[in-house]
């Protein structure tokens, strides 16, 4: 050092719900506030799911594209606390 895991230690995040702002929206930010979380720290390269747009279509729906949201949906890059197995 590595895998592997909260076994110690020191801690860290924050789910819905409310309230205040910002987005046509999905959904974001601050406060409060815990459902959980070994990365629930960072990042949209694949996929999902979700929202807007526009084509198509007699209507709904759905396929397609384009733009965007989710990193607490998953894969993947990357970094990082302890050091017992």
């Nucleotide at each position: 050092c590595g895998c592997u895991g909260c076994a110690c230690g020191a801690g860290g995040c924050a789910a819905a719900c409310c309230c205040g702002c910002c987005g046509c929206g999905a959904g974001g930010c601050g406060g409060g506030g815990a459902c959980g979380c070994a990365a629930a720290g960072c990042c949209u390269c694949c996929g999902g799911u979700c929202u807007c747009g526009a084509a198509u279509c007699c209507a709904c729906g759905g396929c397609u594209c384009g733009a965007g949201a989710u990193a607490g949906c998953g894969g993947g890059g990357u970094u990082g606390c302890c050091g017992a197995u």
Molecule: c-di-GMP-I riboswitch aptamer
Organism: Pseudomonadota bacterium